[in-house]
RNA sequence: CGGCUCGUAGCUCAGCCUGGUGAGAGCGUCUGACUGAUACUCAGAAGGUCGUAAGUUCAAAUCCUACCGAGCCGA
Repeated sequence: CGGCUCGUAGCUCAGCCUGGUGAGAGCGUCUGACUGAUACUCAGAAGGUCGUAAGUUCAAAUCCUACCGAGCCGA
């Protein structure tokens, strides 16, 4: 210098290819129930500028472009 993959909740990830209902799951955290108490279990809640910016579109996590970061490969 070039190419490829990845970036979504505190953690691990799905959703992206094929744009469209309120952005989700497990674990974790908090509250309540249960218990003599704790754990387990059950119910509920909080928590996200979907890496950043710009573009296309009625509409973008999803498509195009650039950049940032991580990993791999090549020179």